[in-house]
RNA sequence: GCACUGAAACGGCACCCCCGUGCGAAAGCCGGGCCCGCAAAGUCACCGGUCUACCGGUACCGAGAGCAUGUCUCGGCACCCACGACAGCGGGACUGCCACG
Numbered sequence: 001g002c003a004c005u006g007a008a009a010c011g012g013c014a015c016c017c018c019c020g021u022g023c024g025a026a027a028g029c030c031g032g033g034c035c036c037g038c039a040a041a042g043u044c045a046c047c048g049g050u051c052u053a054c055c056g057g058u059a060c061c062g063a064g065a066g067c068a069u070g071u072c073u074c075g076g077c078a079c080c081c082a083c084g085a086c087a088g089c090g091g092g093a094c095u096g097c098c099a100c101g
Base pairs, nucleotide, nucleotide: 004101005099006098012038013037017033018032019031020030022029023028036088042094043093044092046091047090048089049086050085051084056080057079058078060076061075062074063073064072065071
C1' cells in the first nucleotide's frame, strides 16, 4: 500500500413522529427538532422491485350539441400508464475514517 474482518476508539448519518404561510397533482423532497437503527444508512436510478398518477389512453354513467345517424364537448367514476419518486428494498458501480486481528 492492497484485500478480508469489524473487537475498540474518535467521529458520522438520522427510522418513526412533531413543527413549517416551504416545494410538488401525488408519491415524495427540503429545513428544524427527536433518535429506531446503520460499517458505508456516503454518492449514483444501471438492473430488478416497490410507491404515486398530474398529463395521456380505454370503458361505463350523466348532461349538452350535432345528426339521419354514430361523432363531439363537459363532468363523474373504474382501470392502465412514468416522463415522477424510493439509495434506510435488493443487486450493481464509484468513493471512503480507524485498526483488536